[in-house]
RNA sequence: GGCCCUAUAGUCUAACGGCUAGGACGACAGCCUUUCACGCUGUAGAUUGGAGUUCGAUUCUCCAUAGGGUCA
Numbered sequence: 001g002g003c004c005c006u007a008u009a010g011u012c013u014a015a016c017g018g019c020u021a022g023g024a025c026g027a028c029a030g031c032c033u034u035u036c037a038c039g040c041u042g043u044a045g046a047u048u049g050g051a052g053u054u055c056g057a058u059u060c061u062c063c064a065u066a067g068g069g070u071c072a
Base pairs, nucleotide, nucleotide: 001071002070003069004068005067006066007065010025011024012023013022018055027043028042029041030040031039048064049063050062051061052060
């Protein structure tokens, strides 16, 4: 340098082009408990960036960025 794959909360992971982006762990608050832990209930928190297609994009296309693989 060419080609291919991946990018979603702090972490892991879902999501036929039709969302108010779901779940688990974690965080916080409350309940329980003499207290802690366990348990229960609730709350907050995410689509790598930019363009395009579309009535509508996490999803499709292009470019960029980062990571990985492969060839040279």